[in-house]
A computed fold for a 102-nucleotide RNA, annotated as SAM riboswitch aptamer (S box leader).
RNA sequence: UUGUUAUCAAGAAAGGUGAAGGGAAUAGACCCGAUGAAGCCUUAGCAACCCUCGUUCUUACGAGAAGGUGCUACAUUCUACCCCGAAAGGGAGAGAUAACGA
Numbered sequence: 001u002u003g004u005u006a007u008c009a010a011g012a013a014a015g016g017u018g019a020a021g022g023g024a025a026u027a028g029a030c031c032c033g034a035u036g037a038a039g040c041c042u043u044a045g046c047a048a049c050c051c052u053c054g055u056u057c058u059u060a061c062g063a064g065a066a067g068g069u070g071c072u073a074c075a076u077u078c079u080a081c082c083c084c085g086a087a088a089g090g091g092a093g094a095g096a097u098a099a100c101g102a
Stems, first nucleotide, its partner, number of pairs: 001102008013043005021032003026080004044072003049068002051064005076094001081091003
């Protein structure tokens, strides 16, 4: 980089550094930001994919959190393509995360 499968509900922040952007990308909207954005570091936390233990009809359930990831404004924020519609809504695509493979 790419393929397959699963999920995209909920949850969880302080300090230091930094200095103007950020919410994935394009356009528009909306929102956050000098009462300090992104990034980086430290500590803390959340969750439970891998993992550990138990039961089991071998696929599920329950418990746990040492380790590998991930995450810690609001929300995959909305619209864009398709269906339906008065509105709401559903799907696709794209994206994110994990496990396994090339």
Its mean pLDDT, the model's own confidence on a scale to 100, is 80.